[in-house]
Context: one part of a larger RNA
RNA sequence: CCUGCAGCUAGACGAAAAGACCCUAUGAAGCUUUACUAUAACUUGGUAUUGAGCCAAAUUUUGAAAUGCUUAGAAUAGGUGGGAGACUUCGAUCCUUAAUCUCCGGAUUAAGGGGAGUCGCAAUAUGAAAUACCACUCUUUUUACAAUUUUGUUCUAACCUCAUACCGUGAUCCGGUAUAGGAACAGUGCCUGGCGGGUAGUUUGACUGGGGCGGUUGCCUCCUAAAAAGUAACGGAGGCGUUUAAAGGUCGGCUAAGCGCGGAUGGAAAUCGCGCUGAUAGCGCAAAAGCAAAAGCCGGCUUUACUGCGAGACUGACGGGUCGAGCAGUUGCGAAAGCAGAAUUUAGUGAUCCGAUGCGGCCAUGUAGGUGGCGCAAAGCUCAACGGAUAAAAGCUACUCUAGGGAUAACAGGCUAGUCCAGUCCAAGCGUCCAUAGCGACGACUGGGUUCGGCACCUCGAUGUCGGCUCAUCGCAUCCUGGGGGUGAAGAAGCUCCCAAGGGUUUGGCUGUUCGCCAACUAAAGCGGUACGUGAGCUGGGUUCAAACCGUCGUGAGACAGGUUGGACUCCUAUCUACUGCAGG
Numbered sequence: 001c002c003u004g005c006a007g008c009u010a011g012a013c014g015a016a017a018a019g020a021c022c023c024u025a026u027g028a029a030g031c032u033u034u035a036c037u038a039u040a041a042c043u044u045g046g047u048a049u050u051g052a053g054c055c056a057a058a059u060u061u062u063g064a065a066a067u068g069c070u071u072a073g074a075a076u077a078g079g080u081g082g083g084a085g086a087c088u089u090c091g092a093u094c095c096u097u098a099a100u101c102u103c104c105g106g107a108u109u110a111a112g113g114g115g116a117g118u119c120g121c122a123a124u125a126u127g128a129a130a131u132a133c134c135a136c137u138c139u140u141u142u143u144a145c146a147a148u149u150u151u152g153u154u155c156u157a158a159c160c161u162c163a164u165a166c167c168g169u170g171a172u173c174c175g176g177u178a179u180a181g182g183a184a185c186a187g188u189g190c191c192u193g194g195c196g197g198g199u200a201g202u203u204u205g206a207c208u209g210g211g212g213c214g215g216u217u218g219c220c221u222c223c224u225a226a227a228a229a230g231u232a233a234c235g236g237a238g239g240c241g242u243u244u245a246a247a248g249g250u251c252g253g254c255u256a257a258g259c260g261c262g263g264a265u266g267g268a269a270a271u272c273g274c275g276c277u278g279a280u281a282g283c284g285c286a287a288a289a290g291c292a293a294a295a296g297c298c299g300g301c302u303u304u305a306c307u308g309c310g311a312g313a314c315u316g317a318c319g320g321g322u323c324g325a326g327c328a329g330u331u332g333c334g335a336a337a338g339c340a341g342a343a344u345u346u347a348g349u350g351a352u353c354c355g356a357u358g359c360g361g362c363c364a365u366g367u368a369g370g371u372g373g374c375g376c377a378a379a380g381c382u383c384a385a386c387g388g389a390u391a392a393a394a395g396c397u398a399c400u401c402u403a404g405g406g407a408u409a410a411c412a413g414g415c416u417a418g419u420c421c422a423g424u425c426c427a428a429g430c431g432u433c434c435a436u437a438g439c440g441a442c443g444a445c446u447g448g449g450u451u452c453g454g455c456a457c458c459u460c461g462a463u464g465u466c467g468g469c470u471c472a473u474c475g476c477a478u479c480c481u482g483g484g485g486g487u488g489a490a491g492a493a494g495c496u497c498c499c500a501a502g503g504g505u506u507u508g509g510c511u512g513u514u515c516g517c518c519a520a521c522u523a524a525a526g527c528g529g530u531a532c533g534u535g536a537g538c539u540g541g542g543u544u545c546a547a548a549c550c551g552u553c554g555u556g557a558g559a560c561a562g563g564u565u566g567g568a569c570u571c572c573u574a575u576c577u578a579c580u581g582c583a584g585g
Base pairs, nucleotide, nucleotide: 001585002584003583004582005581006580007579010577011576012575014571015570022405023404024403025402027401028400029397030396031395032394035202036201037200038199039198042194043193045191046190047189048188049187051155052154053153054152056150057149058148059147060146062144063143064142065141066140068138078137079136080135081134082133085119086118087117094113095112096111097110098109099108100107101106159182160181161180163179164178165177166176167175168174205217206216207215214234218240219239220238221237222236223235241386242284243343244342248302249301250300251299252298253297254296257277258276259275260274261273262272282291283290285348287346288345289344306329307328308327309326312323313322314321315320318387331340332339333338354380357377358376359375361374362373363372364371365370412459413457414455415454416453418452420448421447422446423445424444425443429439430438466541467539468538469537471533472530473529474528475527476526479504480503481502482499483498484497485496486495487494506520507519508518509517510516547565548564549563550562551560552559553558
């Protein structure tokens, strides 16, 4: 070295199970609720089953009777029309009594007396002229009949009785008959308002240096933006969701702001004068750009903050957004040339559907009316998750499931090295004096890859996670033992630096602990790496499933790097590599 046998389990990111953690899905399921929408059940009203009588009330129709007062005016004039006569021994004017109403003026009715007239037309006054008379009718009130409704009450014949008796019948069922009780209620059907996690179907956004929490989500301005345009980030700064009948149009005129000096009250600052600088001012509001006989400020007259169009461009994936000379009509200002289709410009916003509105014609429904549709115009959305899924929607899951992802987190590795550890340089200062025995500020430069991080590169068709046990192996930045230099080294004991990794580096108490504290020793009780070495070697106390309790949070289902008790560690079987022992060649 080869072969074989027996072992061992370090590796083959060993085997097993399309990871249960985490994320994603316009996935699923179970559960919750003051999510949304339905719905069983319960309940309200109507109606049918459902009939009869009486009283009361209300409403309506019809009939009768009454009722009606501003002012002016004889006076209590309901309205309109006709109208010159009407009523009266079938009892008029008038008188007495009573009742009702009352605006306190009177009006109406009834009874009695009495016995022949009364009222109107004409005149005054009035919007309207006689309840003289007739017709119709309005407001309010009374009454009669009818109808309807409601309440109450009564009835019996529907209907009900798990009340009794009898029969079918030898039957606590059921049916029939009779009696008794209840009764048009109850019960039931249909329609309807409410309530309704009892039940059901669903929703519960996205971005995101993993996810959640937080923040953001549309539009405007600046920087980033690399001198055309455009250009990202959870990059750095700010604004908008309007306003104005003048803050628009035109014509004419004017020039701010600051500083200095002077000037009564008067001051830092009011108003006045002079000078200097020159746009620092102002332009409704953010920022940027722009603006001087103006785009700023003041005044006159006004409504172009128009209608129909629009050559041609700019800018957008598209939807869309922006500019626009000119033509026609009609206006405003200006002597005119001209200017004006809002505002110095860039934000001040919302597609489609739907229903409603205005206007005008057309179409359909045979005509009129009505209805539906089309056309033009404008309004109704913090549809703000702002290209808007629906008119209408929140949560929990550790009881969970599926599809996937190393496109994305937790362990480990990798990169990095802010943090961490170690060192070097400079030397202000401390060290009585003296920078450097020992320290060393402010700073500068390296190294390491043990901490906490950052990144998200292999692994989610699985790389088992803390600590302990066992067994180790390596580094040296050395704890002890060894050799040296310096000393603020008298000796001893120290401090510090250099060389050095051969060997060594304890046992207990508490805690799951690593760590740490404590106790007793020791020459010393080193620091680290090895997938925070080592679970196909062990353990399983901790963490991290299902059960349960407490505290806190939550309406709740439930939740908590809060606590507590409990809780399955597969391969008896090793193919290869590595290692150990033995045998043979």